[in-house]
RNA sequence: CUUACACAUGCAAGUCGAACGGGAACCUCUGGAUUCGUCUGGAGGGGAGAGUGGCGAACGGGUGAGUAACACGUAGGUGACCUGCCUCGAAGACGGGGAUAACCGCUGGAAACGGCGGCUAAUACCCGAUAGUCUCGGUGAUUCGGUUCAUUGAGUAAAGGCUCUGGCGCUUUGGGAGGGGCCUGCGGCCCAUCAGCUAGUUGGCAGGGUAAUGGCCUACCAAGGCAAAGACGGGUAGGGGGCGUGAGAGCGUGACCCCCCACACUGGCACUGGGACACGGGCCAGACUCCUACGGGAGGCAGCAGUGAGGAAUAUUGCGCAAUGAGCGAAAGCUAGACGCAGCAACGCCGCGUGGGUGAUGAAGGCUUUCGAGUCGUAAAACCCUUUUCUGGGGGAAGAGUAAGGACGGUACCCCAGGAAUAAGCCUCGGCUAACUAUGUGCCAGCAGCCGCGGUAAUACAUAGGAGGCGAGCGUUAUCCGGAUUUACUGGGCGUAAAGAGCGUUGAGGCGGCCGGGUAAGUUGGACGUGAAAGCUCCUGGCUCAACUGGGAGAGGUCGUUCAAUACUGCACGGCUUGAGGGCAGCAGAGGGGGGUGGAAUUACCGGUGUAGUGGUGAAAUGCGUAGAUAUUGGGAAGAACACCGGUGCCGAAGGGGCCGCUCUGGAUGGGUACUGACGCUGAGGCGCGAAGGCGUGGGGAGCAAACAGGAUUAGAUACCCUGGUAGUCCACGCAGUAAACGUUGACAACUAGGUGUUGCGGGUACGACCCCCUCCGGUGCCGUAGCUAACGCAUUAAGUACUCCGCCUGGGGAUUACGGUCGCAAGACUAAAACUCAAAGGAAUUGACGGGGGCCCGCACAAGCGGUGGAGCAUGUGGUUUAAUUCGACGCAACGCGCAGAACCUUACCUGGUCUUGACAUCUACGGAACCUCCUGGAAACAGGGAUGUUCCCUUCGGGGACUGCCGGUUCAGGUGCUGCAUGGCUGUCGUCAGCUCGUGUCGUGAGAUGUUGGGUUAAGUCCCGCAACGAGCGCAACCCCUAUCUUUAGUUGCCAUCGGUUCGGCCGGGCACUCUAAGGAGACUGCCGGUGUUAAGCCGGAGGAAGGUGGGGAUGACGUCAAGUCCACAUGGCCUUUAUGGCCAGGGCUACUCACGUGCUACAAUGGUCGGUACAGAGGGUCGCGAUCCCGCGAGGGGGAGCUAAUCCCAAAAAGCCGAUCUCAGUUCGGAUUGAAGUCUGCAAUUCGACUUCAUGAAGUAGGAAUCGCUAGUAAUCGCGGAUCAGCAUGCCGCGUGAAUACGUUCCCGGGCCUUGUACACACCGCCCGUCACACCACGAAAGCUGGUUGAACCAGAAGACGACGACCCAACCUUCGGGAGGGAGC
Repeated sequence: CUUACACAUGCAAGUCGAACGGGAACCUCUGGAUUCGUCUGGAGGGGAGAGUGGCGAACGGGUGAGUAACACGUAGGUGACCUGCCUCGAAGACGGGGAUAACCGCUGGAAACGGCGGCUAAUACCCGAUAGUCUCGGUGAUUCGGUUCAUUGAGUAAAGGCUCUGGCGCUUUGGGAGGGGCCUGCGGCCCAUCAGCUAGUUGGCAGGGUAAUGGCCUACCAAGGCAAAGACGGGUAGGGGGCGUGAGAGCGUGACCCCCCACACUGGCACUGGGACACGGGCCAGACUCCUACGGGAGGCAGCAGUGAGGAAUAUUGCGCAAUGAGCGAAAGCUAGACGCAGCAACGCCGCGUGGGUGAUGAAGGCUUUCGAGUCGUAAAACCCUUUUCUGGGGGAAGAGUAAGGACGGUACCCCAGGAAUAAGCCUCGGCUAACUAUGUGCCAGCAGCCGCGGUAAUACAUAGGAGGCGAGCGUUAUCCGGAUUUACUGGGCGUAAAGAGCGUUGAGGCGGCCGGGUAAGUUGGACGUGAAAGCUCCUGGCUCAACUGGGAGAGGUCGUUCAAUACUGCACGGCUUGAGGGCAGCAGAGGGGGGUGGAAUUACCGGUGUAGUGGUGAAAUGCGUAGAUAUUGGGAAGAACACCGGUGCCGAAGGGGCCGCUCUGGAUGGGUACUGACGCUGAGGCGCGAAGGCGUGGGGAGCAAACAGGAUUAGAUACCCUGGUAGUCCACGCAGUAAACGUUGACAACUAGGUGUUGCGGGUACGACCCCCUCCGGUGCCGUAGCUAACGCAUUAAGUACUCCGCCUGGGGAUUACGGUCGCAAGACUAAAACUCAAAGGAAUUGACGGGGGCCCGCACAAGCGGUGGAGCAUGUGGUUUAAUUCGACGCAACGCGCAGAACCUUACCUGGUCUUGACAUCUACGGAACCUCCUGGAAACAGGGAUGUUCCCUUCGGGGACUGCCGGUUCAGGUGCUGCAUGGCUGUCGUCAGCUCGUGUCGUGAGAUGUUGGGUUAAGUCCCGCAACGAGCGCAACCCCUAUCUUUAGUUGCCAUCGGUUCGGCCGGGCACUCUAAGGAGACUGCCGGUGUUAAGCCGGAGGAAGGUGGGGAUGACGUCAAGUCCACAUGGCCUUUAUGGCCAGGGCUACUCACGUGCUACAAUGGUCGGUACAGAGGGUCGCGAUCCCGCGAGGGGGAGCUAAUCCCAAAAAGCCGAUCUCAGUUCGGAUUGAAGUCUGCAAUUCGACUUCAUGAAGUAGGAAUCGCUAGUAAUCGCGGAUCAGCAUGCCGCGUGAAUACGUUCCCGGGCCUUGUACACACCGCCCGUCACACCACGAAAGCUGGUUGAACCAGAAGACGACGACCCAACCUUCGGGAGGGAGC
C1' cells in the first nucleotide's frame, strides 16, 4: 500500500439476576456408612457456563470497487411521508389461559448439527373487558390540492420487577428535539472519427405496492417523449468543505480532519426490526481455501495488530479503559484494537545544540608559487570561561469539581554535582548561477537541466587544496502549479513567419438607426435568511518560545425571499426618415443563354504549270519526293480560332469573358422627385455556381498534342531538339468539385492630409471644337503625410482608428497521411489522428562569398609574333623502389638546378663498429699547475700508458686576488638537428605593386549595418574633377631615395691626348686638363607653351621646343588581410620526452644505389652550319694563405720560374658570335658528341666506392619531336661570350655584364583581378549546400491469413434461493363449540 490480491493467530459487541426457570465448582454448619482410601444425605451461603426474555448489535471502525447519477454541492418543496431510545403533556394498566427452551430419558451422525418422548418460569405468547382527540369507512363543509372541522359506523391496549412514602418499567395518544425518506431549480469531466435515441418508451384511466408521491408494477387507451444550449453511445471518475500553486483570473488535486454517498469474497434474495435488504446476521448460486470416517460440513481482516505475494515504496501480532464519547444496567459496574497513550521511520512542520572569549613565531602540515611569497588562518595549540544538551544523584506533578482509583510515568519539570565534555554533514564552483587553482586523463575514461565540455597546457571529466550555498539535514528522481500574454475571460494572432473557407445565397444563432411614454427580465442598491464545524485572515489567550491549540471577529455565493432605482440592454406599444428598398425618365460595358452570318489562315483532296530536291537543326538524321514532292496557280471541302483596334481599358460574386448581326436575360451606375418605414448586417449547417485536367453516353476531328514510335544529343538520355502520332482539345447531356481558385489581404457600414493618371454619367464655365478648365458621385492605377508593421511594406481600394458577425492558427517532420465516416462509376474528394523522431523548422532584412546572371575595366590573359619544353643523350632535383643507412624538410599555382653561394674526409643530422659518463661547451666549489711544445709504445682512430723539456702572465696593502690550464672529485646542472610550425616569436612565400583597406564626428536604421567609399567623367592608380547627408582623416597609390639617359660647375692620378715639342713610335716622355672618363655638387620635364576636344573642370588628342614628353627606363619600397601556407633542422621559445643515452668522441660506410615516372636545364639533330687560318670591337668584376706577366718545357691539361700588383697603375684577360680567306656539299656526314678503352695533369692526409681537366682511340641516340604546355612588348626576346659568390679541388645551377630582333587588328573567347548591380535554401562561404533509390543493422507505427480476451444487440433453452398469489386431500396448544367440529394458522405443491 501498489493488488476491492489471498489470509495463519489473537482481539475488535455486548450487557441486564432489579424480567425468568434452573443452578456446577467451592465454603460453612450438621447426619449416616466406612475396608479409614473414602462414599452418601440435610440446611445455609455461593454464583460459573448454558438457556428464555429485553435493549443494543442499522452506531462506532474500514475501503473507494462501482457510480456521470438528484450520487454530491447549494437553494427550496413535502397539502405525498416515517421516526426506537430522549423530552413535555393527556388517559390507562381489569380478569384469565395455553405453551416452550433450559433440564431429564431414549436415539442418529466422524463432525457440524440434530430427531423423538417427558417436566417447567417470565416484563415470552394468547383470549376477554374497558377507552379516546388513535386507525379505517360514509356524509357535509373548507382548500387550487390528500389540509382542517362537524357528524356517523366499525376496530385496536397493557407487565411487571426492585432494598417498595419512591422512582424504574408497560399501554394508548398529542406535541418537541434530533434523525431519515421522497421531489424540484441551478452548478461541477473528456470524445461529434458517438448524430440521431426511445415500446414501460411519453401521457391518461383503473388497480396493486409503499411510511409516502410516482410506469415503481400490472391491464387497457392514446402516440407520444428526448436531441446540436449535444440526446444516445464510448472512455474516465466517489462528490463536497478543502489542499497545492498563482498578483489575480485560473490551473491541478480530493492523503490526514469534517459532511454526504456507495461497498463488505462475487452475484441474487428476503427475514427480523422504529430503522438493514444488515462488514464481524440468514438463505441460494459461483469461485477459492480448509476439515472429513467421502456420507457430508466450515469460512470471508476494504475493523486493530500481523503474514504471504506484488512493488521503487509505508510501522508494533504493544499498554490502558485514567480521560473523551458509546452500548447495557436502578446502580455498583461490565464491554469497547472507538479512543487515550507508548513503540518504529528526519516522512513533514517547529524549537535547540554540537561551545564562548582572548590568542601571530601568522607554528607544524597541506595546497599553490613569478621561489619573493601567498593561502587554509585566530583557524589550531595555549590560557580564561559557560553548561543548553549529556552523565550521576535527589525531589517530583497537573491531567480527576468526588473517599479510593493514572495507561502515559518515576514522564514533563525542579535542585545538586561532574566535565568542552556526547553531537556535522551534503551539494556545488564554464554561462544561466553565488563560488578557481594544481595534477591526472587525452573525443579515452567520463560529464550534461539547456547551451555544450573531453582529440596533450580541460576553472566543464577524475582527484586534491581552496571557495560558495544550505545545514540535522543535503542532493537526485517523479508529479502539480508558476515563469508561459506558449489556448490570450482578465490577456494573442491570420499580406510574406502557423493561420481568410474558391465564390455566392439563405432558414437557426449573434449583433442592430432616431424620438416617446410603459414594464422591470438583465443591471444597480438596501434589508432579511442561509452559506455546519475544521481550514484561511485579523485580534487575543495556553504549553519557557514556536510548531500545535483555546476564545472572539472577518472573509467566502452566477444562492433564496423582499423593498427600491430605471441610465443602458431586453420586452410589448406609438411615432420618425438618415440605413435598406421599390416607382420614373437615362447611360457604359469581351456580363450570361440561344440561334445565325463573315473573311484571313492551316490541312487534306481534284486539276494545271514545273523539276530534283524538300523539310528540319547548333550541326544532322529519321520523314516526304522521279509512282513527280517542295514551289506556284485554279477549284470545291472540313473543323477550330477570331489578327489589327487592344489600352495597369471594360464587365462579372468568383471561376471567367474578345469577329459581326438578331433574340432572351442578370447586375452595376448617374439624375431628379414622390413613396414604404428599420423591412438591416453577418451567417455554423444547408443549397447553388465553380479554370484546367479527368470520367460516362453519343457526335465531331482542320490544327495542336500527353501516351507511343522513329531520328539525334549523351557515359547513359525512359528528357530538353527534330519527324510522325492516339486519347484529349470542339459540341450535346450527365458526373467530378479541385488549383500559386492569389491582392497569398473574409463580409458590412463609419472616421482619418494630399498629389497625379484613366473609365462612366451629370452639373458649372466656355462657346459652338467630339478642345480646355473647375466640380459631385461610382469604378480602376501610381506616388505619398500621419499612423501601423519584426522588417519588407500598407497608407480614403489600409496592413491606420474603433464596431458587429463568420472562418481559421498554436514548433518542425510523421501528415494535403492511416483508421473510421460521408460523397463518387472510377480516379479520388471532404473530415482527420497517433506512435515515433528532431532542436529546430520558418519570416524579413544585413555583410560577404558564389553564379555555365548582367554592366564597366585591367593584366604577355587571349590574339599577333619570336624562341622553347614535351621526342634523343647527358646534367640536376623529386617520386618510387632498394638498402644496415640510402639523414631531414619542402607537395597545385606559391614543392621538385628548392633549404644546398658548391656531401671524397670534414660538412653530417643517417648506418655499422669501437669508446666516454658532471660530460665536447656554461656556472659554483676543492686541489694542483703558467700556458705550451715535443717524443715513445699499443690501436683503424678516438683513446690509454709512459718519458723528457720548460717553468711564472698580470695586479698586490705581500695575506692574497685575477686570467689561463690540468685533474680526481662534489653539487646545482650541461647536452639533444629528439616531438609538437595545429602552443609560439621572428623571418618568408602567395593573392599582388592588385587599388584597395579603414577610422573620427555627423546623419539614417529597433538592429545587424548603411552613408562617406555610391553616381557622371577621367586615370597606371579610392589619380583627379564635378555632384551628393555628409565633413574630414589614416594605412596604401603617387612623390621624396638609388642606378641610368643630356648639359654644366669643381677636381685631374694610376685616367685622357685636341693643340705644341721629343721619341726607342708604346700617351712612351715633356706638357696640358680641351675631350673621354672618374665622382661630388647643380641644371633639366612641370601637361610649363600652342591648337583641338571636354562641362568654363579634371583630363585626353595633336604640335612646337628639347638629350629626354606626358609615372622617360630600371631598382628599392608590398596597405587591412587570406591560406591553422612554410620554417621548433638558421635563431629564439612554452610544454612533453631523453640523461652510462635520443648526449659526447672516433674509424669506415651512406646521403652519389637504379627496373621505372615526373620537373628544371645543357648539348644537338646541322650549310643563317662544321673545321682550319687570319683579324676587329665590350662591360662589369676579382686578386697578398692571392692574382700571377715576359721567358723556358710539354701536342695538351699543366710544369719550371718568378717581374709587377694591397690595384682607374700590375695580373686574371684570349672576349665570343662578327668580318676576311680556305675547305666540307646534304651524308647519321669533317653533323652530333654519349659511351667505353688506354695514357696523363691538378687539387688535396686521401680521388676505390665518389672530383675536375688533358691527349689518343671509340663514335650511341638523335634527321625538328603526339596530346599538351612555357617565356617574352625594347636595350626586351633570341643568340654569343665574359666575370663573381661558394670554394683546397669540383658549375650545364645561381647572381651579374655586355653583343642584340619581330609583332600587338583588337577584347568575342580561356585564365587571374578590380568596381557597380542582381539572385541565393551558401557562411569551414560552389572543392558550398543538398535529393532519391539501393546494401547492412536497429527503432517505432500501419496493414496482415489467423489465434485470443473484454464489451454489446436481437432471438432462444435451462433455472436456485426468495417474495407475492392461488391451491392446500396433510398437520395444528390458546378462541368458539352441540365435542362431531368450526374459526384461524402452517407444512407442502
The RNA shown here (small-subunit ribosomal RNA) has 1389 nucleotides and comes from an uncultured prokaryote.
The sequence is in RNAcentral, with records from ENA.
The prediction has a mean pLDDT of 83.